[in-house]
RNA sequence: GCCCGCAUAGCUCAGUCGGUAGAGCAGCUGACUCUUAAUCAGUUGGUCCAAGGUUCGAGUCCUUGUGCGGGUA
Numbered sequence: 001g002c003c004c005g006c007a008u009a010g011c012u013c014a015g016u017c018g019g020u021a022g023a024g025c026a027g028c029u030g031a032c033u034c035u036u037a038a039u040c041a042g043u044u045g046g047u048c049c050a051a052g053g054u055u056c057g058a059g060u061c062c063u064u065g066u067g068c069g070g071g072u073a
Stems, first nucleotide, its partner, number of pairs: 001072007010025004019056001027043005049065005
């Protein structure tokens, strides 16, 4: 240089054929307990990497860029 993959909550990741974004862990509140831990219940938290395009509608499709990982000479 060229080719491929990935980028979604604080972390690890789902998200089907384009139709109002989810789980686990973590955090917070409460119950329980002498206290802590564990357990149980509830709850907060995301302009979906950036900028454009297509569409009535984009996390999802297209283009360009950025970052990370891999392959190739």
The RNA shown here (transfer RNA) has 73 nucleotides and comes from a Candidatus Omnitrophota bacterium. The sequence was found in a public genome assembly. Model confidence (mean pLDDT): 80 of 100. The source organism's lineage runs through Bacteria, Pseudomonadati and Candidatus Omnitrophota. Its Rfam family is "tRNA". Its family is annotated with triplet codon-amino acid adaptor activity in the Gene Ontology. The family's RNA type in Rfam is transfer RNA.